[in-house]
Context: one part of a larger RNA
RNA sequence: CUCAGUUGAAGGAACUAGGCAAAAUGAUACCGUAACUUCGGGAGAAGGUAUGCCCUUUGUAUGUGAAGUCACUUGCUGAUGGAGCAGAAGAGGGUUGCAGUGAAACGAUGGCUGCGACUGUUUACUAAAAACACAGCACUCUGCAAACUUGAAAGAGGAAGUAUAGGGUGUGACGCCUGCCCGGUGCCGGAAGGUUAAUUGAUGGGGUUAGUUUAUUCGUAAGCGAAGCUCUUGAUCGAAGCCCCGGUGAACGGCGGCCGUAACUAUAACGGUCCUAAGGUAGCGAAAUUCCUUGUCGGGUAAGUUCCGACCUGCACGAAUGGCGUAACGAUGGCCAUACUGUCUCCAACUGAGACUCA
Numbered sequence: 001c002u003c004a005g006u007u008g009a010a011g012g013a014a015c016u017a018g019g020c021a022a023a024a025u026g027a028u029a030c031c032g033u034a035a036c037u038u039c040g041g042g043a044g045a046a047g048g049u050a051u052g053c054c055c056u057u058u059g060u061a062u063g064u065g066a067a068g069u070c071a072c073u074u075g076c077u078g079a080u081g082g083a084g085c086a087g088a089a090g091a092g093g094g095u096u097g098c099a100g101u102g103a104a105a106c107g108a109u110g111g112c113u114g115c116g117a118c119u120g121u122u123u124a125c126u127a128a129a130a131a132c133a134c135a136g137c138a139c140u141c142u143g144c145a146a147a148c149u150u151g152a153a154a155g156a157g158g159a160a161g162u163a164u165a166g167g168g169u170g171u172g173a174c175g176c177c178u179g180c181c182c183g184g185u186g187c188c189g190g191a192a193g194g195u196u197a198a199u200u201g202a203u204g205g206g207g208u209u210a211g212u213u214u215a216u217u218c219g220u221a222a223g224c225g226a227a228g229c230u231c232u233u234g235a236u237c238g239a240a241g242c243c244c245c246g247g248u249g250a251a252c253g254g255c256g257g258c259c260g261u262a263a264c265u266a267u268a269a270c271g272g273u274c275c276u277a278a279g280g281u282a283g284c285g286a287a288a289u290u291c292c293u294u295g296u297c298g299g300g301u302a303a304g305u306u307c308c309g310a311c312c313u314g315c316a317c318g319a320a321u322g323g324c325g326u327a328a329c330g331a332u333g334g335c336c337a338u339a340c341u342g343u344c345u346c347c348a349a350c351u352g353a354g355a356c357u358c359a
Stems, first nucleotide, its partner, number of pairs: 001354008010345002014343001019340001027051005036041001038173001052095006062086003068080004072075001096100001108338007115330002120132002136171007148157003174325004179255003184252002186248005193243003204232005211224005256274005283317001284314001295311005
């Protein structure tokens, strides 16, 4: 020096990212116990007092209940009985040590606040949380051979269930609430018109050539060309869908700008104008969201980029992508206080085990 422990003057968090670690609290009985609250809690709140041993009451209260006795319904019966065993708590008096839950086991506590209601679940081996789940709430699909899932299929799950049921999605106890926009996208409904597939194959065009016309040197050549076959054109018929017309936000989502104005100033209840589908309502707000920013004011400190309470100028909160509160709960985040301490000022000594040196 390292590891595991013990003790420490004065101070007592000055340590540090942070009271990390350590110290402290601690048992039982009694007294006593705040805000707040969903009246259950909070609560072991907090904060106090007592605790050994001996004597007396007293082997007392109490528990258990033997032998014996009696009764009859003669039984693993009932009644009586009180032996033996076990044995508090309280009161009074005394006594002892520094110390009586004498060791050990054995809550530190309180205040403000964020988040999540809660108990639960999770990254087996760096994350336990504010993440997931949750009861509750809502929307939507599904009439049973259900929707949906799985499987080329048979089939199976759903379910030996039947809308108080089952599937999907979102939110997340509870309380108060959940505003405006349907222009875009989605979904639902509508069917007049437009467009539109396979299908149908009208019409036109091309090729081929029986035939026919003209010319002919009679060999043929050049035109025209029915039917059939064939290549092509594609009129007409034609559903859903899309276009179109409506609805729908606890569907995906969205929720403005500029200018002026009041008898000090400032501000703007008010007015004008442009744009939009509509221009953010209630509530909250420098917030797990605030860039500027350590915003400004107040509180706490001698001194506070954190914390708490306000303000509102919200870069870029906002209502089930939920908003705001909320008792209880949390190995949860931030801040403060009491107690306590070697965390520190500032280190020291000791007990063990190593390392190290020598043998």
Molecule: large-subunit ribosomal RNA, domain IV
Organism: marine metagenome